[in-house]
Context: one part of a larger RNA
RNA sequence: UGCAUUCGGUGGAUGCCUUGGCAGCCAAAGGCGAUGAAGGACGUCGUAGCCUGCGAUAAGCCUCGGGGAGCCGGCAAACUGGCUUUGAUCCGGGGAUUUCCGAAUGGGGAAACCCACUGCUUUCGGGCAGUAUCCACAUCUGAAUCCAUAGGAUGUGGAGGCGAACCCGGGGAACUGAAAUAUCUAAGUACCCGGAGGAAAAGAAAUCAACCGAGAUUCCCUAAGUAGCGACGAGCGAACGGGGACUAGCCCUUAAGCCCAGGAUCUGUUAGUGGAAGCUUCUGGAAAGUUGCGCGAUACAGGGUGAUAGCCCCGUACACGAAAACGAAACUGGGUGAAAUCGAGUAGGACGGGGCACGUGAAACCCUGUCUGAACUGUCUUCGGACGAGGGGGGACCAUCCUCCAAGGCUAAAUACUCUUGGCUGACCGAUAGUGAACCAGUACCGUGAGGGAAAGGCGAAAAGAACCCCAGCGAGGGGAGUGAAAUAGAACCUGAAACCGGAUGCAU
Numbered sequence: 001u002g003c004a005u006u007c008g009g010u011g012g013a014u015g016c017c018u019u020g021g022c023a024g025c026c027a028a029a030g031g032c033g034a035u036g037a038a039g040g041a042c043g044u045c046g047u048a049g050c051c052u053g054c055g056a057u058a059a060g061c062c063u064c065g066g067g068g069a070g071c072c073g074g075c076a077a078a079c080u081g082g083c084u085u086u087g088a089u090c091c092g093g094g095g096a097u098u099u100c101c102g103a104a105u106g107g108g109g110a111a112a113c114c115c116a117c118u119g120c121u122u123u124c125g126g127g128c129a130g131u132a133u134c135c136a137c138a139u140c141u142g143a144a145u146c147c148a149u150a151g152g153a154u155g156u157g158g159a160g161g162c163g164a165a166c167c168c169g170g171g172g173a174a175c176u177g178a179a180a181u182a183u184c185u186a187a188g189u190a191c192c193c194g195g196a197g198g199a200a201a202a203g204a205a206a207u208c209a210a211c212c213g214a215g216a217u218u219c220c221c222u223a224a225g226u227a228g229c230g231a232c233g234a235g236c237g238a239a240c241g242g243g244g245a246c247u248a249g250c251c252c253u254u255a256a257g258c259c260c261a262g263g264a265u266c267u268g269u270u271a272g273u274g275g276a277a278g279c280u281u282c283u284g285g286a287a288a289g290u291u292g293c294g295c296g297a298u299a300c301a302g303g304g305u306g307a308u309a310g311c312c313c314c315g316u317a318c319a320c321g322a323a324a325a326c327g328a329a330a331c332u333g334g335g336u337g338a339a340a341u342c343g344a345g346u347a348g349g350a351c352g353g354g355g356c357a358c359g360u361g362a363a364a365c366c367c368u369g370u371c372u373g374a375a376c377u378g379u380c381u382u383c384g385g386a387c388g389a390g391g392g393g394g395g396a397c398c399a400u401c402c403u404c405c406a407a408g409g410c411u412a413a414a415u416a417c418u419c420u421u422g423g424c425u426g427a428c429c430g431a432u433a434g435u436g437a438a439c440c441a442g443u444a445c446c447g448u449g450a451g452g453g454a455a456a457g458g459c460g461a462a463a464a465g466a467a468c469c470c471c472a473g474c475g476a477g478g479g480g481a482g483u484g485a486a487a488u489a490g491a492a493c494c495u496g497a498a499a500c501c502g503g504a505u506g507c508a509u
Stems, first nucleotide, its partner, number of pairs: 001508009015494001016458002020429002022426007029418002031162002039101003042055003046079001049075003061095006070083003106115003116131006133159009166197001167195005177184001181231001207214002218245005228236002249410003252343001257336006265329001267327004272320003278293002282289001294311002296300001302314003348372008358395001378387003390405005445452002465493001468480004
């Protein structure tokens, strides 16, 4: 030095675990905000820091309920002081307080700061309230300019900002595909802007159909990758009809619906309450295991307890419960709807575009930037309607026939989504997985900034977390002693693989 065996070190794989995630189902809720939000800054406990809570009344104040013995939040023990059966801590309803910034709104500003004015009040220190802009309405004023108007002032009401997706509208790409590329595609997607609601939008036929008929809208299955469109390339891609979900119709002569207020009743939500039935033997550190004999079950869902518990604990089935606040449905009242007068610069036409599965095509239909531009609006009436006139459509166009009534408006449900709350589920993950984040994570750290973005879980049943002694730098580390079932479970702590490093023994050189 090599090989083998063995004992260690290092290292943190593996196994087991789960506080955290992921995906759903069923319900709830679907908003918050000038009565100052979301989000923050700074404070706040007797004691430094961080988190949580709270706001100069500051881990809290008042009140109404629940509950019933300890409590003064967590990391985090101790000390120092307190509270509590005259019911604390804790849980729920309501209320009060709520610094400063932030739409931020008195003016300014390099957010959490600076500087004001007016009124009331004052113990003269101060305290309280108001003072942004826009819109609507009302009143008062009021130029050039006589009347007026513009403008101004005051009052009242509203708006503003934030929020995950879903929805409607206004704008609107490119990469890419076409094996190149221009029409085309990607795609009316991404993205930007505006607006609304718990859903939105759409909606009661100037619709389809086919000579039979159907009867608002929305969504699903099918029809069907069909008919079609298409440098007839790549690709795009219906409808009629059928089957389901859900159903609801109305008004312009004052309706349906919606909002607000009231409110007998019913039923929920926001704390809770009761809740059956087991002892023993053995092993063991520990019994829930084992043995023996029992019991409950409208409860053998689940979790915990020193190993695997129906009967030990929390629960579970089941049965109860609200002073207060909120919700739902019928009802009553008020408001809104509400513009107008059955729809004229409209239908239709020309040109240019867009939307329809449909790229201008034989291209109907719908929307409209420019230019044009119609018809009808009547008789009868039992007031329900009937007849008539006119008009639109039936995919170039014409006729016949059929069907409907535009140019006003409202409308629940079936549908979409989940920032959020509760319950439940998983041939979902189990710490390089699962959220980026199981742990004080959008943190540390990086970047001028927009932005990027980690690593990091496990002693033990219980700290019983090693008194005391020894070596040592009043060390680090270790050896005894002690605890414990175990300390090669000793805090660098479950298990402890491999690489890598060493000790011992044997063999070889």
Molecule: large-subunit ribosomal RNA, domain I
Organism: uncultured Pseudomonadales bacterium